[in-house]
Context: one part of a larger RNA
RNA sequence: UUGGGCUUAAAGAGUCCGUAGCUGGCUGAAACCGUCUUAUGUGAAAUAUAGGCGCCUAACGCCUAUACGUGCAUAAGAUACCUUUCGGCUAGGGAGCGGGAGAGGUUAAGAGUACUUAUGGGGUAAGGGUAAAAUCUUGUAAUCCCAUAAGGACUACCUGUGGCGAAGGCGCUUAACCAGAACGCAUCCGACAGUGAGUGACGAAGGCUAGGAGAACGAAUCGGAUUAGAUACCCGAGUAGCCCUAGCAGUAAAUCAUGCAGACCAUGGUGUUGCGCCUACCACGAGUUGGCGCAGUACCGUAAGAAAACUGUUAAGUCUGCCGCCUGGGGAGUACGGCCGCAAGGUUGAAACUU
Numbered sequence: 001u002u003g004g005g006c007u008u009a010a011a012g013a014g015u016c017c018g019u020a021g022c023u024g025g026c027u028g029a030a031a032c033c034g035u036c037u038u039a040u041g042u043g044a045a046a047u048a049u050a051g052g053c054g055c056c057u058a059a060c061g062c063c064u065a066u067a068c069g070u071g072c073a074u075a076a077g078a079u080a081c082c083u084u085u086c087g088g089c090u091a092g093g094g095a096g097c098g099g100g101a102g103a104g105g106u107u108a109a110g111a112g113u114a115c116u117u118a119u120g121g122g123g124u125a126a127g128g129g130u131a132a133a134a135u136c137u138u139g140u141a142a143u144c145c146c147a148u149a150a151g152g153a154c155u156a157c158c159u160g161u162g163g164c165g166a167a168g169g170c171g172c173u174u175a176a177c178c179a180g181a182a183c184g185c186a187u188c189c190g191a192c193a194g195u196g197a198g199u200g201a202c203g204a205a206g207g208c209u210a211g212g213a214g215a216a217c218g219a220a221u222c223g224g225a226u227u228a229g230a231u232a233c234c235c236g237a238g239u240a241g242c243c244c245u246a247g248c249a250g251u252a253a254a255u256c257a258u259g260c261a262g263a264c265c266a267u268g269g270u271g272u273u274g275c276g277c278c279u280a281c282c283a284c285g286a287g288u289u290g291g292c293g294c295a296g297u298a299c300c301g302u303a304a305g306a307a308a309a310c311u312g313u314u315a316a317g318u319c320u321g322c323c324g325c326c327u328g329g330g331g332a333g334u335a336c337g338g339c340c341g342c343a344a345g346g347u348u349g350a351a352a353c354u355u
Base pairs, nucleotide, nucleotide: 003327004326005325006324007309008308012323014202015201016200021195022194023193025089026088027087028086029085030084031083034081035078036077037076038075039074040073041072042071048066049065050064051063052062053061054060092192093189094188095187096185097184098183104178105177106176107175108174109173110172111155112154115151116150117149118148119147120146121145122144126137127136163170164169207248208247209246210245211244212243217241221237222236223235224234259322260321261320262319263318264317268300269299270298271297272296273295274294275293276292277291278290280288281287304311305310328355329354330353337348338347339346340345
């Protein structure tokens, strides 16, 4: 619960593809389902209105007429819109071509500094750590310096309110393969589109299974301190994990706390990234300067909106289509049941009671 909402008060699904459904560009013709008009039938009585009549009057009752009955059925028409069918078009969408941009993805090979360990050489008494210490390492020669080797992880500077990706996310170099977007051309198709209940796929960290690897870091754990205590903060160690391969899991303050798509507006200013066009300069370079267009990304701000903070052509403005979600706080994202999972748990998701 005819409603109003969803940045921050309850509320946008983590993201995407896509089935059904819903919605859908310009134009010609036809049909006439919806829609509209007319007619006929039906639409009980009571009730209502008007007139008349009967109880002494009223209420009440009876008679006649009208109204109501918002509907249904049949028949005949109308054709703007909706729908359907047959055509046409190109502004949406898609395909194609062109030269550029990019930490987009997968796989493989290689590189680099640091770190740790080992071996050899040099060298001698401390090192390390802290607010101060101690645990700890060290005469079986440490810390430190040099050389060599091995190992695993990582990728400084460049790095930028820069880029790419649907989101999660992505950063050394090279190669192969795969994919997407922007710009430009206007060659082809000709509404093929938008959204999307279910469904499917992807999805950080942590976790789980099996097998590897294991340098640094480091839950748990063990020591040392601190303290009244210290199951912590600080220090010394350190297992799982972090890394790789194959699977599972499916959650995050998965956030722009803002669903996707389209159109419109009174705009405007300042950067920046990509592509294209014009201009001037020129060391003629894939160069530099200025301007414009499109697409992205930021900041400021007009109208307008908003409870305000603020948002403001990347809207939270004005409209349209479709989906998801909310309806006082707690109980509770709990219980029960279903589905999924090896488990941890996830998903769907109440009530009593209380206030």

Model confidence (mean pLDDT): 86 of 100. This is a predicted structure of a 355-nucleotide part of an RNA (small-subunit ribosomal RNA, central domain) from a Candidatus Micrarchaeota archaeon. Rfam family: Archaeal small subunit ribosomal RNA. A reference for the family is Cannone et al. (2002), "The comparative RNA web (CRW) site: an online database of comparative sequence and structure information for ribosomal, intron, and other RNAs", BMC Bioinformatics.